[in-house]
Notes:
SAM riboswitch aptamer (S box leader) from a Sphingobacteriales bacterium, 137 nucleotides, folded computationally.
RNA sequence: UACUUAUCAAGAAAGGCUGAGGGUAAUGGCCCGAUGAAGCCUUGACAACCUGUCUAUUUGUAAUCCUUCGACAAGCUCAGGAUGACAAAUAGGAAAGGUGCCAAUUCCAUCCCGAUUGUUAUCGGGACAGAUAAGUC
Numbered sequence: 001u002a003c004u005u006a007u008c009a010a011g012a013a014a015g016g017c018u019g020a021g022g023g024u025a026a027u028g029g030c031c032c033g034a035u036g037a038a039g040c041c042u043u044g045a046c047a048a049c050c051u052g053u054c055u056a057u058u059u060g061u062a063a064u065c066c067u068u069c070g071a072c073a074a075g076c077u078c079a080g081g082a083u084g085a086c087a088a089a090u091a092g093g094a095a096a097g098g099u100g101c102c103a104a105u106u107c108c109a110u111c112c113c114g115a116u117u118g119u120u121a122u123c124g125g126g127a128c129a130g131a132u133a134a135g136u137c
Base pairs, nucleotide, nucleotide: 002136003135004134005133006132007131008130013043014042015041016040017039021032022031023030026110027109028108029107044102046100049098050097051096053093054092055091056090057089058088059087060086061085063083064082065081066080070078071077072075106129111126112125113124114123115122116121
């Protein structure tokens, strides 16, 4: 880079350096910006994708014990129950690590479908594209 899956209407600040752009395909808008953009550094926050972790439930595996004196071929057997151990799944919690992120719905629209009929408009859904995480090659 490519592919697959999931999420994307919520949330979250300061200080220092620097000095004009930025809002993550393209186009058209509309916003942010010398009351300091983008970028870099320090500290902090937000979130819960992955790793690790806590609790509960369910399932499975082997081990131990019990058994209505259950079943039989009478045993290191079968059926049933309990226990804790391990593994997996689900739900919830916390937030150590890996990322991410800290204006506006992914800022809005473009393409398709449907609805309304106050019309080249509004609303709803989808697609394309994008971002982030995990995995595969």
The sequence was found by an Rfam model in a public genome assembly.